This is a predicted structure of a 392-nucleotide RNA (Bacterial RNase P class A) from Pseudokineococcus lusitanus.
[in-house]
RNA sequence: CGAGUCGGCUGGGCGGCCGCGUCGUCGUCCUCCGGGACGGCGCCGAGGAACGUCCGGGCUCCGCAGGGCAGGGUGGUGGGUAACGCCCACCCGGGGUGACCCGCGGGACAGUGCCACAGAGAGAAGACCGCCACGGACCGUCCUCGGACGGCCCGCGGUAAGGGUGAAACGGUGGUGCAAGAGACCACCAGCACCCCCGGUGACGGGGGUGGCUCGGCAAACCCCACCCGGAGCAAGACCAGACAGGCAGCGUCCGAGGGCGGCCCGCCCGAGCUGCCGGGUAGGUCGCUGGAGGCGUGCGGCGACGUACGCCCGAGAUGGAUGGUCGCCCCCUCGCCAGUGCCGGUGACGGCGGCGGGGGACAGAACCCGGCGUACAGGCCGGCUCGUCCG
Numbered sequence: 001c002g003a004g005u006c007g008g009c010u011g012g013g014c015g016g017c018c019g020c021g022u023c024g025u026c027g028u029c030c031u032c033c034g035g036g037a038c039g040g041c042g043c044c045g046a047g048g049a050a051c052g053u054c055c056g057g058g059c060u061c062c063g064c065a066g067g068g069c070a071g072g073g074u075g076g077u078g079g080g081u082a083a084c085g086c087c088c089a090c091c092c093g094g095g096g097u098g099a100c101c102c103g104c105g106g107g108a109c110a111g112u113g114c115c116a117c118a119g120a121g122a123g124a125a126g127a128c129c130g131c132c133a134c135g136g137a138c139c140g141u142c143c144u145c146g147g148a149c150g151g152c153c154c155g156c157g158g159u160a161a162g163g164g165u166g167a168a169a170c171g172g173u174g175g176u177g178c179a180a181g182a183g184a185c186c187a188c189c190a191g192c193a194c195c196c197c198c199g200g201u202g203a204c205g206g207g208g209g210u211g212g213c214u215c216g217g218c219a220a221a222c223c224c225c226a227c228c229c230g231g232a233g234c235a236a237g238a239c240c241a242g243a244c245a246g247g248c249a250g251c252g253u254c255c256g257a258g259g260g261c262g263g264c265c266c267g268c269c270c271g272a273g274c275u276g277c278c279g280g281g282u283a284g285g286u287c288g289c290u291g292g293a294g295g296c297g298u299g300c301g302g303c304g305a306c307g308u309a310c311g312c313c314c315g316a317g318a319u320g321g322a323u324g325g326u327c328g329c330c331c332c333c334u335c336g337c338c339a340g341u342g343c344c345g346g347u348g349a350c351g352g353c354g355g356c357g358g359g360g361g362a363c364a365g366a367a368c369c370c371g372g373c374g375u376a377c378a379g380g381c382c383g384g385c386u387c388g389u390c391c392g
Stems, first nucleotide, its partner, number of pairs: 001388010012330007020045002023042008047363001051374002054372005059233004071229005076090005091105001092103004106224002111222002113218003128163002130159003134155003138151005171189006190214001192211008237287004246278006258270004294313008331361008342353004
C1' cells in the first nucleotide's frame, strides 16, 4: 500500500429574523381573593436508535396457606446481573490460508408417528438386474451310444459381495470360508455401550481394558426430562371535588323557617321559602412525573461480562400533545470544467497539496422509568488483529 476481520466514537457548526412549550419574574386588567387572562423579559427544551413493543425488571392496583393440574417459556458448561430469551469466558460441531465467523447445542435403547420423488425394498427391510445350486424342455460339439461339456429358456430355491434408485439402503479395508455369498469367522480401522486411570469446578479432553460384532434420520411432530412463570397495566393508581335541570325527604307559610341591622342577647325591619340527600366521588383539577439498578473519571479485584471505593456532574416533562421555519457564512461528500506534469514530506516503498460552478447532507422524533434484543441510517473519525505485495 491492497484485500479482509473485529471493536469503539460521531450523527453538521456559527449568526440574524420570525414562531412554539414548561418554569421564573415584571406590568396591566379581571376576581367568588383560591386565582385567572393578556403582554414584556430571562433560563431551559429529543435520539443513537427517542422507533418496533419482542424479552426482562422497578412502580401501582387486584389476587394469593401449601401443593398439584392445565397453559406458556427456556434448553452444552461455568459465571455476571434486580432480572432476562441479554452479556462474558470456555466446551463440542461446522466454515475460512488466517484474523475470525456461524450453531433453533437436553433426550430417538419410554412410547406413538413421519421419511416426498425415485426405487424390489425407507427399519427386526428388500430379490429388479447380476451371481450360484437343483429339476425340466430345446440347440450345438464329442462319443466307448450309457452319457459328458457348452449355450439358451422355464420353474423352484439360496445369496445383500457387485450394478441400479435415493438426501439416506442395516459399518469400512483385506483375508478365511462357501455351490455362490454373508461379521458366518479372523486381523486392523471407525463407531456404540460399560468399567478403570489421569487433567479440568464443569461441559469435556487424553489413555487403557472388556463386550455383542454394530437398529439410519426427524423432537421448530406428538411426547419425555430438568428449570422458570399469578393477572392487569401510568387511560396503573391516589387525593380534592362542582354547577344547572330534575327527583326524594325534613322543617316552615302569622303558633314565622330563613335573612338584614359590626360578634352575642333583647329589640326593630324584611319575609315564603329554607335545608339535607340523590344526580355524582360524575365533569373538572392536583399528585403519580422524573435524581435513577443514573452518567463520567481515577484507583483496586476479575481473563472477561462485571463488582467496589473515592471524586465530579445531572437545566424536556407536554396532555390533542412544544422542541419549528427562513436567510447568510462556513464544514463534509460527490460530479463537471480549468490550471498543474510541478511543488512539499520521507533513506525508501509511498503519502500530501488549488480555483470556479452544479447537486446532495441520512434514519427518525419523547409521553411512568430502567436493562436488553431487533430493525432503519447520508456520511465521517479512531484503534486492535490477519493475509498478500513492496521498501529499508
NCBI's taxonomy places the organism under Bacteria, Actinomycetota, Kineosporiales, Kineosporiaceae, Pseudokineococcus. Its mean pLDDT, the model's own confidence on a scale to 100, is 80.